[in-house]
Context: one part of a larger RNA
Molecule: small-subunit ribosomal RNA, 5' domain
Organism: uncultured bacterium
RNA sequence: GACGAACGCUGGCGGCGUGCUUAACACAUGCAAGUCGAGCGGAAAGGCCCCUUCGGGGGUACUCGAGCGGCGAACGGGUGAGUAACACGUGGGUAAUCAACCCCUGACAUCGGGAUACCCCGGGGAAACCCGGAUCAAUACCGAAUAAGGUGCGGAGUCGUUGGACGCCGUACCAAAGGUAGCUUCGGCCUCCGGUCAGGGACGAGCCCGCGGCCCAUUAGCUUGUUGGCGGGGUAAUGGCCCACCAAGGCGACGAUGGGUAGCUGGUCUGAGAGGACGAUCAGCCACACUGGGACUGAGACACGGCCCAGACUCCUACGGGAGGCAGCAGUGGGGAAUAUUGCGCAAUGGGCGAAAGCCUGACGCAGCAACGCCGCGUGCGGGAAGAAGGCUUUCGGGUCGUAAACCGCUUUCAGCAGGGACGAAGCUUCCGGGGUUAAUAGCCUACGGGGUGACGGUACCUGCAGAAGAAGCCCCGGCUAACUACGUGCCAGCAGCCGCGGUAAUACGUAGGGGGCAAGCGUUGUCC
Numbered sequence: 001g002a003c004g005a006a007c008g009c010u011g012g013c014g015g016c017g018u019g020c021u022u023a024a025c026a027c028a029u030g031c032a033a034g035u036c037g038a039g040c041g042g043a044a045a046g047g048c049c050c051c052u053u054c055g056g057g058g059g060u061a062c063u064c065g066a067g068c069g070g071c072g073a074a075c076g077g078g079u080g081a082g083u084a085a086c087a088c089g090u091g092g093g094u095a096a097u098c099a100a101c102c103c104c105u106g107a108c109a110u111c112g113g114g115a116u117a118c119c120c121c122g123g124g125g126a127a128a129c130c131c132g133g134a135u136c137a138a139u140a141c142c143g144a145a146u147a148a149g150g151u152g153c154g155g156a157g158u159c160g161u162u163g164g165a166c167g168c169c170g171u172a173c174c175a176a177a178g179g180u181a182g183c184u185u186c187g188g189c190c191u192c193c194g195g196u197c198a199g200g201g202a203c204g205a206g207c208c209c210g211c212g213g214c215c216c217a218u219u220a221g222c223u224u225g226u227u228g229g230c231g232g233g234g235u236a237a238u239g240g241c242c243c244a245c246c247a248a249g250g251c252g253a254c255g256a257u258g259g260g261u262a263g264c265u266g267g268u269c270u271g272a273g274a275g276g277a278c279g280a281u282c283a284g285c286c287a288c289a290c291u292g293g294g295a296c297u298g299a300g301a302c303a304c305g306g307c308c309c310a311g312a313c314u315c316c317u318a319c320g321g322g323a324g325g326c327a328g329c330a331g332u333g334g335g336g337a338a339u340a341u342u343g344c345g346c347a348a349u350g351g352g353c354g355a356a357a358g359c360c361u362g363a364c365g366c367a368g369c370a371a372c373g374c375c376g377c378g379u380g381c382g383g384g385a386a387g388a389a390g391g392c393u394u395u396c397g398g399g400u401c402g403u404a405a406a407c408c409g410c411u412u413u414c415a416g417c418a419g420g421g422a423c424g425a426a427g428c429u430u431c432c433g434g435g436g437u438u439a440a441u442a443g444c445c446u447a448c449g450g451g452g453u454g455a456c457g458g459u460a461c462c463u464g465c466a467g468a469a470g471a472a473g474c475c476c477c478g479g480c481u482a483a484c485u486a487c488g489u490g491c492c493a494g495c496a497g498c499c500g501c502g503g504u505a506a507u508a509c510g511u512a513g514g515g516g517g518c519a520a521g522c523g524u525u526g527u528c529c
Base pairs, nucleotide, nucleotide: 001528002527003526005525006524007523008522009521012377013376014375015374016373017372018370019369020335025333026332027331029330030329031328034071035070036069039068040067042064043063046062047060048059049058050057051056078288079287080286088212089211090210091209092208093207094206097205098204102201103200104199105198106197107196108195110144111143112142113141120133121132122131123130124129149174150173151172152171153170154169155168157166158165159164178193179192182189183188214260215259216258221251222250223249226248227247228246229245231243232242233241263285264284265283266282267278268277269276270275290311291310292309293308294307313324314323315322316321341367343366344365345364349363350361351360352359353358380410381409382408383407390401391400392399393398414470416465417464418463419462420461424456427453428452429451431450432449433448434446435445436444437443473518474517475516476515477514478499479498480497484513485512486511487510488509494501495500
């Protein structure tokens, strides 16, 4: 000098930050991932309409529970346990690769089929939930057709060189789905959103390699899928990644192997620098999600709020069997020197879904608590005695606190009270109107106008009112080191960072007066330079 600090004493205000460093200990409760009716059959509830014997029944689809289906749930958020490793950083490779949503380009969407959830009927179970039957739909599932093209194999070509690019010939295989508004002469036309195949792009990801960054040699030898080859399996893809066979290799004092410690980085702190230490907040990457293992789905996971198995623990039970996972946001117990609210809002930014309106979002934006940190402000300003009272001291003359107070004049920041009152709103708008396009009063467009839309918040800010009014402590005073006297104590009580003070005049202990330093803080402790 620094700190995610803690402890002691003290404490007026504001802005911006920061806040479980310990038990990756266990968790009550609520919330944290949904959305789409413009994919589908439908109608549990509400609205509206009709009927009613007043119990209810029917319709509509404004709306929509549950169900089928699609997309999302692999992001966002948390934590640092593990990991000394291609985990990270940096620079490369992929002729060894993938890629949902998005953008561009090309080609296409023809004809059929069988199921099934919900609902209904029946049954089992304490529950979680499960079984059987009948019926019905799709952008769910399946078959056939078509193949510009793609892929595999065979043949030859040009360029290039690991399985690359571009053509050609033959052969085999590979697609699809509709919805919606309007017009209609009912044939269809058209808008927008989707579907399929192929090529390119963008974002992203996998794999491989060079180099770099801890300690111990009181760890010296380590290794059998081990090292390499041939063939195969597996993968999006290379590879002992896995397997059969063959060979006997591979690593190591340039530190293998073993042990200890540790997430890595941008950075942070310190320092003139070189360096040293650290890796909170913020940002990038990695790893993990009660412990261990496994796969499924999918463009993507071996998946925090998914599934299965085993284990420990907790809970329910009718004892047969079930349920759970806060290292999400709050919050509880525990541990600890120690670390906050079971708050408000989706108004903004961002994300998911949707054609949109919109819905969801403990991401986020805000508010609350804490002097935990940094920064700013205030606790008044001017005048006022050869100097009150009082305290302390004294050589008793005095000295000092001290212009300090009183008293006079002035000001009113901040806090208090009152009135006004935001920026953040860009935008969005299935609200009203105007204009354009058009056959159109559909749609679509519109730097045209109006209305609506703010958690923070009656906050910031502005104005006014009152009155010096409400606002100072802490540490130190032997030397280092800035600041001295009196009394008490008498190697006692005590102090102390080092040197050292105290045994009867202690500037070193305790108290007081005075003084020094810093100041809403001041000291102490811990840690690093």